[in-house]
This is a predicted structure of a 72-nucleotide RNA (transfer RNA) from a Spirochaetales bacterium. Rfam family: tRNA. The family's RNA type in Rfam is transfer RNA. Lineage of the source: Bacteria > Pseudomonadati > Spirochaetota > Spirochaetia > Spirochaetales. The coordinates come from a structure-prediction model, not an experiment, and the mean pLDDT is 81.
RNA sequence: GUCUCCAUCGUCUAGUGGUUAGGACACCGGGUUUUCAUCCCGGCAACGGGGGUUCGAUUCCCCCUGGAGAUG
Numbered sequence: 001g002u003c004u005c006c007a008u009c010g011u012c013u014a015g016u017g018g019u020u021a022g023g024a025c026a027c028c029g030g031g032u033u034u035u036c037a038u039c040c041c042g043g044c045a046a047c048g049g050g051g052g053u054u055c056g057a058u059u060c061c062c063c064c065u066g067g068a069g070a071u072g
Base pairs, nucleotide, nucleotide: 001071002070003069004068005067006066007065010025011024012023013022018055027043028042029041030040031039048064049063050062051061052060
């Protein structure tokens, strides 16, 4: 350089055009406990950037950025 794949809460991840963007762990608050841990209840928190298609885009297309791999 070329080709392929990936990018979603702090982390890991689900989500095949109309979802309240879901789950686990973490964190915060409360309950239980003499205390811690466990357990229970609640809460916070996300679609990398820009364009396009569409009535509607996290989802499809293009470019950029970043990461991984293959090849030379």